[in-house]
RNA sequence: GUGCAGGAUAACUAGGGUUCCGCCCACGUGCUGGGGUCAGGUCCAAGAGUUAUCGCCGUCUGCCCUCAGGUGGUUCGGUACACGGCGGGGCAAAAUCCCGGGAGGC
Numbered sequence: 001g002u003g004c005a006g007g008a009u010a011a012c013u014a015g016g017g018u019u020c021c022g023c024c025c026a027c028g029u030g031c032u033g034g035g036g037u038c039a040g041g042u043c044c045a046a047g048a049g050u051u052a053u054c055g056c057c058g059u060c061u062g063c064c065c066u067c068a069g070g071u072g073g074u075u076c077g078g079u080a081c082a083c084g085g086c087g088g089g090g091c092a093a094a095a096u097c098c099c100g101g102g103a104g105g106c
Base pairs, nucleotide, nucleotide: 007054008053009052010051011050012049015044016043020041021040022038023035024034025033026032027030055079056078057077058076060073061072062071063070064069081101083104087099088098089097
């Protein structure tokens, strides 16, 4: 300096806040005000968390073929590793969310 099969969706978890619900407090008792320094339901949620499905890679194999490739399969196997700001964005808001496997570092 360069490179990858490191992908998508869904459900969830750690985590996150406070629109809505509930809860707590106040009194003026209300379609009221305040409280997330309320465990919670809804809600948001991981590249470096989990699971599933699909996809992808290699291999085997069928078919087509102008020999470059193309296309299918209840073949078999693989999909590894992964430190990380500041700042900005963001539905009500926040976050291990998004920018981002980014900057930087090893």

Overview:
A computed fold for a 106-nucleotide RNA from Yoonia sediminilitoris, annotated as Guanidine-I riboswitch aptamer. Rfam family: Guanidine-I riboswitch aptamer. From the family's description: This family represents a conserved RNA structure found upstream of the ykkC and yxkD genes in Bacillus subtilis and related genes in other bacteria. The sequence was found by an Rfam model in a public genome assembly. The prediction has a mean pLDDT of 80. NCBI's taxonomy places the organism under Bacteria, Alphaproteobacteria, Rhodobacterales, Paracoccaceae, Yoonia.